[in-house]
RNA sequence: GUCUUAUCGAGAGAGGUGGAGGGACUGGCCCUUUGAAGCCCGGCAACCAUCAAAUGGAUUACCAUUUGGAAAGGUGCCAAUUCCUGCUAAGCUUAAUUGCUUAGAGUAGAUAAGAG
Numbered sequence: 001g002u003c004u005u006a007u008c009g010a011g012a013g014a015g016g017u018g019g020a021g022g023g024a025c026u027g028g029c030c031c032u033u034u035g036a037a038g039c040c041c042g043g044c045a046a047c048c049a050u051c052a053a054a055u056g057g058a059u060u061a062c063c064a065u066u067u068g069g070a071a072a073g074g075u076g077c078c079a080a081u082u083c084c085u086g087c088u089a090a091g092c093u094u095a096a097u098u099g100c101u102u103a104g105a106g107u108a109g110a111u112a113a114g115a116g
Stems, first nucleotide, its partner, number of pairs: 002115007013041001015040003021031003025086001027084002042078003047074002050069008082108001087104006
């Protein structure tokens, strides 16, 4: 980097370091020297792993699903809904695919788990 599945309207420091950038990309709109990114500490969550129960299938102690617990393991995350938007449809609107609203999707992105 490719493919599959799941999730993405909740949550998370007025600490240290560091010095100018950051919010994936487009167009917007924002955050930032009343200090960005990064790093450390701290925190949040609970995807995997883990523990318990129920149900189903196998039959010894295995697998699947659901619910609940814990968080000392593997990740992840900690401005704004994945900040909005990018495709489609409907309604209204415009000189206009101009703008607005709603719904759905994603040949977009992020994270996890798995596969080749």